This is a predicted structure of a 340-nucleotide part of an RNA (large-subunit ribosomal RNA, domain IV) from Collybiopsis confluens. The RNAcentral record of the full RNA draws on Rfam. The prediction has a mean pLDDT of 80.
[in-house]
Context: one part of a larger RNA
RNA sequence: AAGUUGUUAAGGAACUCGGCAAGAUUACCUCAUAAGUUAGACGACAAGAGGUACCACCUAUAUAUUUUUAUAUCUAUAUAGGGAGGUGACACAAAAUCGGAGGCCCCGACUGUUUACUAAAAACACAACAGUCUGCAAUGAUGAAUAUCAUAGUAUAGAUUGUGAAAUUUGCCCGAUGCCAUUAAUAUAAGAAAGGUCAUUGAAAAAUGUGACUGAUUGAAAGUCUGGUUAAUAGCGGUCUUAACCAUGAGGAUCCUAAGGUAGCAAAAUCAAUUGGCCAUUAAAUGUGGUCGAGUAUCAAUAAUGUAACGAUGGUCUCACUGUCUCUACAACUUGCUCA
Numbered sequence: 001a002a003g004u005u006g007u008u009a010a011g012g013a014a015c016u017c018g019g020c021a022a023g024a025u026u027a028c029c030u031c032a033u034a035a036g037u038u039a040g041a042c043g044a045c046a047a048g049a050g051g052u053a054c055c056a057c058c059u060a061u062a063u064a065u066u067u068u069u070a071u072a073u074c075u076a077u078a079u080a081g082g083g084a085g086g087u088g089a090c091a092c093a094a095a096a097u098c099g100g101a102g103g104c105c106c107c108g109a110c111u112g113u114u115u116a117c118u119a120a121a122a123a124c125a126c127a128a129c130a131g132u133c134u135g136c137a138a139u140g141a142u143g144a145a146u147a148u149c150a151u152a153g154u155a156u157a158g159a160u161u162g163u164g165a166a167a168u169u170u171g172c173c174c175g176a177u178g179c180c181a182u183u184a185a186u187a188u189a190a191g192a193a194a195g196g197u198c199a200u201u202g203a204a205a206a207a208u209g210u211g212a213c214u215g216a217u218u219g220a221a222a223g224u225c226u227g228g229u230u231a232a233u234a235g236c237g238g239u240c241u242u243a244a245c246c247a248u249g250a251g252g253a254u255c256c257u258a259a260g261g262u263a264g265c266a267a268a269a270u271c272a273a274u275u276g277g278c279c280a281u282u283a284a285a286u287g288u289g290g291u292c293g294a295g296u297a298u299c300a301a302u303a304a305u306g307u308a309a310c311g312a313u314g315g316u317c318u319c320a321c322u323g324u325c326u327c328u329a330c331a332a333c334u335u336g337c338u339c340a
Base pairs, nucleotide, nucleotide: 001335002334003333004332005331006330007329010326011325014324019321027052028051029050030049031048036042038165053087054086055085057083058082059081061080062079063078064077065076088092100319101318102317103316104315105314107311108310112124113123128163129162130161131160132159133158134157140149141148142147167305168304169303171236172235176233177232178229179228180227181226191218192217195214196213197212198211199210200209237255238254239253240252241251264298265295276292277291278290279289280288281287
């Protein structure tokens, strides 16, 4: 000097990104126990208050033994309880071990799962809800294939997509993209093809066969067309004007659109403006909570809203507690160094 472990007057988070670290609490018994709530062995060990040693005494109950023919009574012992006294180190679960508590808010309902070796979470999963496909030689998956899984199952089943308990709800839009369905028409591809022309076959002609070129006609799906579908992908306006001060704009006019953002919530885990305005909290608040609202980039299963319980989650406040700090100091042990 560093490390480890302790103790530090007064104060008590003034430390710090942040109470990180440390401390405090901790057992059993008695009493007492709030808001909220999905009414639950929920919240809850809520919170909070008191007790606990040893000695002798009194009292009541229960059991066993003794006694009695038997029960009761009495005596004695053991265990547990109560009462009132005494003793001491102001102390008694005498050690070790052993929950700090509460209020408000965000997110996720919950238990669970995850980046073996920097992330445990608000991410994943979940029960539940909804959509789509599939009639069994099922849809789906693997394989070149026989085949195998699905399944020794059969639509209360299986596959797949999204949301993510329960509660209250889930608005408008099918014009675009996708998917599903219907019918007619049109132009066709490959292919098929009556017929025609030329060459060849035949001594010549005809017929036949072959080859090349051409060819009326025929010819599927998809597309075009029509309709449906949003818990499919998505989307959810502008301008002008208006009420007896001003302001605001219920209302009116007009253009465009498939329809013009509904219910809710809101300076939010929600671009910026922004440390928004007001109230509460503080001596002091870019914090937190409540409230306001054009948020011109909130918004309804890419779910919306509020919520009991839960969380090694995140934010904030209070009590308790403390060397985190004001502000250090001391001790023991370990290691290194300097000197002897």
It matches the Rfam family "Bacterial large subunit ribosomal RNA". Taxonomically the source falls in Collybiopsis (Eukaryota, Opisthokonta, Agaricomycetidae, Agaricales).